[in-house]
Context: one part of a larger RNA
RNA sequence: UUGGGCGUAAAGCGCGUGUAGGAGGUUCGGAAAGUCUUUCUGUUAAAUUUCGCCGCUCAACGGCGAAGCCGCAGGGGAUACUCCCGAACUAGAGGGCGUUAGAGGCAGAUGGAACACACGGUGUAGGGGUGAAAUCCGUUGAUAUCGUGUGGAACACCAAAGGCGAAGGCAUUCUGCUGGGACGUUCCUGACUCUGAGACGCGAAAGCGUGGGGAGCAAAAAGGAUUAGAUACCCUUGUAGUCCACGCCCUAAACGAUGCAGACUAGCUGUCUCGAGUAUCGACCCUCGGGGUGGCGUAGCUAACGCGUUAAGUCUGCCGCCUGGGAAGUACGGCCGCAAGGCUAAAACUC
Numbered sequence: 001u002u003g004g005g006c007g008u009a010a011a012g013c014g015c016g017u018g019u020a021g022g023a024g025g026u027u028c029g030g031a032a033a034g035u036c037u038u039u040c041u042g043u044u045a046a047a048u049u050u051c052g053c054c055g056c057u058c059a060a061c062g063g064c065g066a067a068g069c070c071g072c073a074g075g076g077g078a079u080a081c082u083c084c085c086g087a088a089c090u091a092g093a094g095g096g097c098g099u100u101a102g103a104g105g106c107a108g109a110u111g112g113a114a115c116a117c118a119c120g121g122u123g124u125a126g127g128g129g130u131g132a133a134a135u136c137c138g139u140u141g142a143u144a145u146c147g148u149g150u151g152g153a154a155c156a157c158c159a160a161a162g163g164c165g166a167a168g169g170c171a172u173u174c175u176g177c178u179g180g181g182a183c184g185u186u187c188c189u190g191a192c193u194c195u196g197a198g199a200c201g202c203g204a205a206a207g208c209g210u211g212g213g214g215a216g217c218a219a220a221a222a223g224g225a226u227u228a229g230a231u232a233c234c235c236u237u238g239u240a241g242u243c244c245a246c247g248c249c250c251u252a253a254a255c256g257a258u259g260c261a262g263a264c265u266a267g268c269u270g271u272c273u274c275g276a277g278u279a280u281c282g283a284c285c286c287u288c289g290g291g292g293u294g295g296c297g298u299a300g301c302u303a304a305c306g307c308g309u310u311a312a313g314u315c316u317g318c319c320g321c322c323u324g325g326g327a328a329g330u331a332c333g334g335c336c337g338c339a340a341g342g343c344u345a346a347a348a349c350u351c
Base pairs, nucleotide, nucleotide: 004322005321006320007305008304012319014202015201016200017199021195022194023193025089026088027087028086029085030084033082034081035078036077037076039075040074041073042072043071049067050066051065052064053063054062055061092192093189094188095187096185097184098183099182100181104178105177106176107175108174109173111155115151116150117149118148119147120146121145122144126137127136163170164169207248208247209246210245211244212243216242217241221237222236223235224234259318260317261316262315263314264313267296268295269294270293271292272291273290274289275288276287277286300307301306324351325350326349333344334343335342336341
């Protein structure tokens, strides 16, 4: 619960595709369902209400007559708006053509630095580590240094307030396949649109299953320290894991803590990208327009902080969500999962 809200107080689903539903551009014609009607008919019990008259000495109260009320049904009328039908349009949307930026995705190949290990050369007593040490490594030759080989993982500089993607996210280089976008043209279609309950798909890290791989790092574990203790912080080791393939899991401070789409409302400045103009031998520079991404700021908004044409301003459409704290994102039930658990989701009681 006909109310108010959702950046930070409770509250935007992690993100997309899209079903039902809801909403929907411009013009003309038709129809008349919604809508309107000071139109007609019926109905709207009585009492009540209003008006007039009358009866109780008055009034309250009561009687008689008339009217009225919210409507409902049927008929007539109106046609601005909404709906419906028909015709047309191009400003929304989509497509064609041309140009264009990009770590967008998938697969294969590839390079150098670093690191580790193995072997060989030189070489000798230390090395390593810390606040200081020790555990640890080393005369079976370590550390250091040179050479050769093998291995796995990640890509310094460029690098940016930078770019791309719906989000998660994406970075050596090259090739192949492939998605989306921007600008120009105004050539085509002609409202084909927006949102989206369910549904379906994607979804970091960790985790799980099977099989590989394993250099470095490193939960667990062990040892050395520290300490009153030290199940830690520091040190020496070190297994899962981190990597690959396939299949699951489906969570997050999945954040811009800000749902999507559209319209309108001062500017200044940086940057990425496309175009036009001017200029030029050419490339810049300069001016203007479009799209993206930042900083500042007007009006306005806001509890304040702040937001401010990328709105948290002014409006419209649709969806999701909130309703004191704890108990609790728990119990129970259901669905999903191999499991871990996830999703949905209370109450008693208590303040």
A computed fold for a 351-nucleotide part of an RNA from a metagenome, annotated as small-subunit ribosomal RNA, central domain. Its Rfam family is "Bacterial small subunit ribosomal RNA". Rfam links the family to the GO terms ribosome and structural constituent of ribosome. The full RNA is in RNAcentral, with records from SILVA.